The part of an RNA shown here (small-subunit ribosomal RNA, central domain) has 350 nucleotides and comes from an uncultured bacterium. It matches the Rfam family "Bacterial small subunit ribosomal RNA". Its family is annotated with structural constituent of ribosome and ribosome in the Gene Ontology. The full RNA is in RNAcentral, with records from ENA and SILVA. Model confidence (mean pLDDT): 87 of 100.
Context: one part of a larger RNA
RNA sequence: UUGGGCGUAAAGCGUCCGCAGGCGGUUUGUUAAGUUGGGUGUUAAAUUUUGCAGCUCAACUGCAAAACUAUAUCCAAAACUGGCAAACUAGAGUACUUCAGAGGUACGUGGAAUUCUGUGUGUAGGGGUAAAAUCCGUAGAUACACAGAGGAAUACCAAAAGCGAAGGCAGCGUACUGGGAAGUCACUGACGCUCAGGGACGAAAGCGUGGGUAGCGAACGGGAUUAGAUACCCCGGUAGUCCACGCCGUAAACGAUGGAUACUAGUUGUUGGAGGACUCGACCCCUCCAGUGACGUCGCUAACGCAUUAAGUAUCCCGCCUGGGGAGUACGGUCGCAAGAUUAAAACUC
Numbered sequence: 001u002u003g004g005g006c007g008u009a010a011a012g013c014g015u016c017c018g019c020a021g022g023c024g025g026u027u028u029g030u031u032a033a034g035u036u037g038g039g040u041g042u043u044a045a046a047u048u049u050u051g052c053a054g055c056u057c058a059a060c061u062g063c064a065a066a067a068c069u070a071u072a073u074c075c076a077a078a079a080c081u082g083g084c085a086a087a088c089u090a091g092a093g094u095a096c097u098u099c100a101g102a103g104g105u106a107c108g109u110g111g112a113a114u115u116c117u118g119u120g121u122g123u124a125g126g127g128g129u130a131a132a133a134u135c136c137g138u139a140g141a142u143a144c145a146c147a148g149a150g151g152a153a154u155a156c157c158a159a160a161a162g163c164g165a166a167g168g169c170a171g172c173g174u175a176c177u178g179g180g181a182a183g184u185c186a187c188u189g190a191c192g193c194u195c196a197g198g199g200a201c202g203a204a205a206g207c208g209u210g211g212g213u214a215g216c217g218a219a220c221g222g223g224a225u226u227a228g229a230u231a232c233c234c235c236g237g238u239a240g241u242c243c244a245c246g247c248c249g250u251a252a253a254c255g256a257u258g259g260a261u262a263c264u265a266g267u268u269g270u271u272g273g274a275g276g277a278c279u280c281g282a283c284c285c286c287u288c289c290a291g292u293g294a295c296g297u298c299g300c301u302a303a304c305g306c307a308u309u310a311a312g313u314a315u316c317c318c319g320c321c322u323g324g325g326g327a328g329u330a331c332g333g334u335c336g337c338a339a340g341a342u343u344a345a346a347a348c349u350c
Base pairs, nucleotide, nucleotide: 004321005320006319007304008303012318014201015200016199017198021194022193023192025088026087027086028085029084030083031082033081034080035077036076037075038074039073040072041071042070048066049065050064051063052062053061054060091191092188093187094186095184096183097182098181099180103177104176105175106174107173108172109171110154115149116148117147118146119145120144121143125136126135162169163168206247207246208245209244210243211242215241216240220236221235222234223233258317259316260315261314262313263312266295267294268293269292270291271290272289273288274287275286276285299306300305323350324349325348332343333342334341335340
């Protein structure tokens, strides 16, 4: 390379946007680039195949024929792919009417709780643990009441629920704003899918500058435990956690499952929407669409399991894998303030 694979054995980029590229709906006409057939020319010899012959046979060698693949040109075909032209509406998009939502950004605001401060009541303990001690307290703690300050997080509702491309998103209100679903089937008329390179977003931790700091809390100090205890438990506690701006660009970034389209039994929940039937009006009930769960047939799978939300049946495009260790390391490149990230070997060894 051919081939085989990627839920758990090696393997799906964290997610999306998207140029080039690859692939692409229905009908008609045309063209003849691809495609197919035929003719002609070329396709050296050797090699290959077949037949015959020569070395005693064979290998080997000789002769004859054939084959091989490729290419140029001419003629023809027109189904398929491509080009061109015209048309269509089932893909895609637009419009209109409704609808749900912790989708995003900014500003404002509420209550509960912790801590601290002040005042009052009140007196000897409190706290903590398996048990203790460090610790706090007669300079009046703990407890209770009132008042105040400040920061962070939003109990119940709450869910197998909802929204978002993913990361993620939760008190309440306002402003601005993104996406989605259903219905109408009015409009455009293939405008589509995927996407190397590229771009954007991207938890936590960490970094820079400036703020903020109630609680929690790496590091650190102390008390215990223990043979020791650089831990687990306890008392404290700095960075950090929070905000603004700028970096970092990684996670078991997981459904360990790339995206798109079509097809392939059912049953049962639930969210949003539409229609039908019934009704005074509804609920219940039936049907359809879009999501999100549990089971399950065919089929698939090494098994576990998956099963219309596929890991089934197919097509298109991208990414990735190729024994273990060395190693996601070294070197070099790119990026970064740094930490480091990314790209990515070999010797050697089993």